[in-house]
RNA sequence: GGCUCCAUAGUUUAGAGGUAAAAUUCCUGCUUCGGGUGCAGGAGGCCCGAGUUCGAGUCUCGGUGGAGCCC
Numbered sequence: 001g002g003c004u005c006c007a008u009a010g011u012u013u014a015g016a017g018g019u020a021a022a023a024u025u026c027c028u029g030c031u032u033c034g035g036g037u038g039c040a041g042g043a044g045g046c047c048c049g050a051g052u053u054c055g056a057g058u059c060u061c062g063g064u065g066g067a068g069c070c071c
């Protein structure tokens, strides 16, 4: 230098163009003499910028970061 793949809550992962999901974490309440556990409720997210579209986490292009292959 060329090519491919990846980027979504603090963490690990889902996600058909139409309200972003689960586990864990954190907070509150119940339970306990207190703590753990358990139960209920809540908080927290689409890497950046354009384009297409009525509508983009998703499709297209560029950028950034990471992983791999070739030279």
Base pairs, nucleotide, nucleotide: 001070002069003068004067005066006065007064010024011023012022013021018054025043026042027041028040029039030038047063048062049061050060051059

A computed fold for a 71-nucleotide RNA from Planoprotostelium fungivorum, annotated as transfer RNA.
The prediction has a mean pLDDT of 83.
Rfam family: tRNA. By type it is a transfer RNA.
The sequence is in RNAcentral, with records from ENA and Rfam.